[in-house]
Context: one part of a larger RNA
RNA sequence: GAUUGAACGCUGGCGGUAUGCUUAACACAUGCAAGUCGAACGGUAACAUGGCUAGCUUGCUAGCUGAUGACGAGUGGCGGACGGGGGAGUAACGCGUGGGAAUCUACCUAUUAGUUGGGGACAACCUGUUGAAAAGCAGGCUAAUACCGAAUGUGGUCUACGGACUAAAGGAGGGGAUCUUCGGACCUUCCGCUAAUAGAUGAGCCCGCGUUAGAUUAGCUAGUUGGUGAGGUAAAGGCUCACCAAGGCGACGAUCUAUAGCUGGUUUGAGAGAACGAUCAGCCACACUGGGACUGAGACACGGCCCAGACUCCUACGGGAGGCAGCAGUGGGGAAUAUUGGACAAUGGGCGCAAGCCUGAUCCAGCAAUACCGCGUGUAUGAAGAAGGCCUGAGGGUUGUAAAGUACUUUCAAUUGUGAAGAAAAGCCUGAGGUUAAUAGCCUCGAGUCUUGACGUUACCAAUAGAAGAAGCACCGGCUAACUCCGUGCCAGCAGCCGCGGUAAUACGGAGGGUGCAAGCGUUAAUC
Numbered sequence: 001g002a003u004u005g006a007a008c009g010c011u012g013g014c015g016g017u018a019u020g021c022u023u024a025a026c027a028c029a030u031g032c033a034a035g036u037c038g039a040a041c042g043g044u045a046a047c048a049u050g051g052c053u054a055g056c057u058u059g060c061u062a063g064c065u066g067a068u069g070a071c072g073a074g075u076g077g078c079g080g081a082c083g084g085g086g087g088a089g090u091a092a093c094g095c096g097u098g099g100g101a102a103u104c105u106a107c108c109u110a111u112u113a114g115u116u117g118g119g120g121a122c123a124a125c126c127u128g129u130u131g132a133a134a135a136g137c138a139g140g141c142u143a144a145u146a147c148c149g150a151a152u153g154u155g156g157u158c159u160a161c162g163g164a165c166u167a168a169a170g171g172a173g174g175g176g177a178u179c180u181u182c183g184g185a186c187c188u189u190c191c192g193c194u195a196a197u198a199g200a201u202g203a204g205c206c207c208g209c210g211u212u213a214g215a216u217u218a219g220c221u222a223g224u225u226g227g228u229g230a231g232g233u234a235a236a237g238g239c240u241c242a243c244c245a246a247g248g249c250g251a252c253g254a255u256c257u258a259u260a261g262c263u264g265g266u267u268u269g270a271g272a273g274a275a276c277g278a279u280c281a282g283c284c285a286c287a288c289u290g291g292g293a294c295u296g297a298g299a300c301a302c303g304g305c306c307c308a309g310a311c312u313c314c315u316a317c318g319g320g321a322g323g324c325a326g327c328a329g330u331g332g333g334g335a336a337u338a339u340u341g342g343a344c345a346a347u348g349g350g351c352g353c354a355a356g357c358c359u360g361a362u363c364c365a366g367c368a369a370u371a372c373c374g375c376g377u378g379u380a381u382g383a384a385g386a387a388g389g390c391c392u393g394a395g396g397g398u399u400g401u402a403a404a405g406u407a408c409u410u411u412c413a414a415u416u417g418u419g420a421a422g423a424a425a426a427g428c429c430u431g432a433g434g435u436u437a438a439u440a441g442c443c444u445c446g447a448g449u450c451u452u453g454a455c456g457u458u459a460c461c462a463a464u465a466g467a468a469g470a471a472g473c474a475c476c477g478g479c480u481a482a483c484u485c486c487g488u489g490c491c492a493g494c495a496g497c498c499g500c501g502g503u504a505a506u507a508c509g510g511a512g513g514g515u516g517c518a519a520g521c522g523u524u525a526a527u528c
Stems, first nucleotide, its partner, number of pairs: 001528004006524005013375006019368002021333001026331003030328003035078003040075002043071002047069003050065007085286001087284001094211007103203002108199008116150001118148002125140006155166004170191006178185002212258003219249003224246008261283004265276004288309005311322004339365001341364003347361001348359004378408004388399004412469001414464004422455001427449002430446006472517005477498003483512005493500002
C1' cells in the first nucleotide's frame, strides 16, 4: 500500500447492488417448512345445491335422501432419497484430474407384443371391551389400479439342449347401427397396467497421478497378503466363510500423533509464489449420541421405524411423548451478526386428465454505513477586507470572499398527481389439420375475447414551495502533508519506531490556525 462475512470509538443526509452467529455440531417455548390424487376404492363426519316428508309464525325449522358439487377419517397410488441446513467426523479413491469393466436406473422417449378368466381377505363401518393418556383388544359386514392362484408366452431367465420357470388392472369421455336381463355388451379416444429391447438421465464399483505438519512417532499387519472352493451383492473383490500357503506395507517415511471437509475459486503480488476456502457453484460426509435394519427404482432415510444412552416434558406412578446443523424466534456463549413479515404474481419442484392444491425452495419486503458504487449538503457575485476569535515587534497580520448583503437554481429529501415492464398461460368462443364409422369426443396449430401482480403509496415522469431538511473524523517533532499561544513542570500524560515531559514543550492538555480523507474518519485484529 492492498484486502476483510470484521469489531470498537466519535459522527451520520439519500439511493442502487451485494452481504450479515467466523464463538456453543450448546439447549430450545411457539408457529409454519411435504403433500397430493374422488378420473384407483368402499363410502358420507362437515359444507353447499336439488328432491321427498312433517310442523307451522308461508319462508323458516326438523328429519330423510350420495342424487349433484365436494369431502373429514380410512384402503390404494405417486411423492416424503428432491429441494433446504450447518461442516462434527474424514489425511481417505474423500476430493481434483484422466482412464476402466463386472452393474442397476422410478418418472421420460422410441419400438415390439399383450391387457383373458377366477378366488379369498383386511381397513373404514357396526357391536362389545381395556387404559388417566398414548394407544389398543375381540367379534361381525364390505370395495378396489390392495392381495393370491389359473390361462397364454411375443419375449425373457436357466439348461444336462430333453425341457423347466416366468406377466398384467382397470378408470374416464363420446357414440350410429346390432344385441340386451335395460345394468350393459360393442365401437372409439385418452389416461393407465404387463413383458421385452434400445436411448436419455441418475447412481454404485475399480485404477494411474496430485492432495497439511511432526522421526523428540521406526517398525506396522492375523482376514493380515495370496490361492482353491462356496456363500453373498445390481455388480468385480477377503465383501464373508472353510481349507491351504506365508505372505503384505515401510527412510521414495509405513504405523502413530496433531490439524483439516475437498474443489471451481478468493485475497495479495509485476510475476514466481504465499495465505485462505464467507456468500455463489460441483462433490463428500452428517442430522440429539451410538447401533440396526424395514419399505422402496433409489435410504440404511434431517421434519420414517426399532434398540440402547444422555437430556427435557406429561402422568391417575401402571406407563407414555420429543429431537430447529429447515424459516423466523428464545436463552446461553461472545468483541460481534437481522423479522416469531408478505406472496405463490414470476422461476422451479411434488401430486393430479385438468381445474387446482401444497411449497419458510424461491421471489419480495423489514433491520444493519457491514462492504462497494453513485448523488447531495447549494451556485454566482460580494472589501467597509465588518464584528468576534487568535497572534502581535501594537504599526498590523490572520480567520477571509469566508460571513452578512445582492442575484439565481431546486438534484436528493417532503407533499400532490400520472404511471410502465416483470403476464405467459389457463378458461370461453371459433377456423384449419389429425384420430375415428362419426359432423360426437379428444389432441395439435391459429384468430378473437375475458381475466390473473406479493413487491406496490413500485421504477420512471410531472407539478408545488423554499437555500430551505443534510459534515464529520483523524492528525500537525522526524519517518509524514500540516505551527503558534496558553496551562503543566520527569507531574499529569503521550508513544507504531526513534523518543517527548525536570519553567520559555511546534511531541502532554486546551485554544486559534493548518493538513488529510469525507458520510464517513480513526483504532484494534488478521492476510499478502